Small-subunit ribosomal RNA, 3' minor domain from an uncultured Clostridia bacterium, 145 nucleotides, folded computationally. The sequence was found in a public genome assembly. Rfam family: Bacterial small subunit ribosomal RNA.
[in-house]
Context: one part of a larger RNA
Formats: sequence, structure tokens, C1' cells
RNA sequence: CACCGCCCGUCACGCUAUGGGAGUCUGUAAUACCCGAAGUUGGUAGCCUAACCUUUUGGAGGGGGCCGGCGAAGGUAGGACAGGUGACUGGAGUGAAGUCGUAACAAGGUAUCCCUACGGGAACGUGGGGAUGGAUCACCUCCUU
Repeated sequence: CACCGCCCGUCACGCUAUGGGAGUCUGUAAUACCCGAAGUUGGUAGCCUAACCUUUUGGAGGGGGCCGGCGAAGGUAGGACAGGUGACUGGAGUGAAGUCGUAACAAGGUAUCCCUACGGGAACGUGGGGAUGGAUCACCUCCUU
């Protein structure tokens, strides 16, 4: 500043963060399957073999090779989670001021509010049910002096 008051919502404009969104990009850790290095482990008649045994032939053991198990990385698949981005879209917050009205605050000019249905540029309106946290006038009951 005190009714020349206060104040509500739509709309327009600017800014901020945010929800939805066909998708799209990136990451994370798992799952299933495929493949499978080094290493390791199990098997193994052939090939190799100094220490031991036997005695010159072998045996044991070892090695190689081969086969299998485990196995990192890699691949395939469908999902999970996280982040970025996304035409368009929803409201929210905020801003000196703008547009339309005037819903609320006094009985706010139709008392207000709550629930609900319908309707409407917007605040809102109307119907139904409920509250008094309604003003005014009158009456009744109770309490105090």
C1' cells in the first nucleotide's frame, strides 16, 4: 500500500528442469549355445629315451604324438539393467510486463466448501448427496455474570 484492495484460470511470449514417445546409439553384468590358445588333468599298443631293475634283450619310469575333461579371449542368440539422443507431445516451475473474462475473499453481489455426474474459451456453471469452517433477523435450549 488497507475495496481505486485482494485475487483465480485459460491464452500469447521468454527461460528452466521434467514425464510420455516410433525409434536410434553406447555401455554393464549375466544366461544359453558354438569355437577353443597357453596351461593343467585323465587315458593311450605303435615313435623316442642317460641315471633305476635286468643284463644286452628287455622292463619300470619319463618324453613325444594322439584322444578326452577343465579352460581365457572370440563368435551367435534372445532378453535384463544403465546412460545419451529423438520428430512429436503432456503438464510443472518461473518472469518486469501482455490478452480474455471476474470464479474466490464482505451476505464478494447466485453463501462457501467437499464428493459425484454432465456441460463449458477460461476461471467455472448446472443437477444429485453432504458439511458449516455461512452473514442477517426471529425464536428455543443450555452455560456464565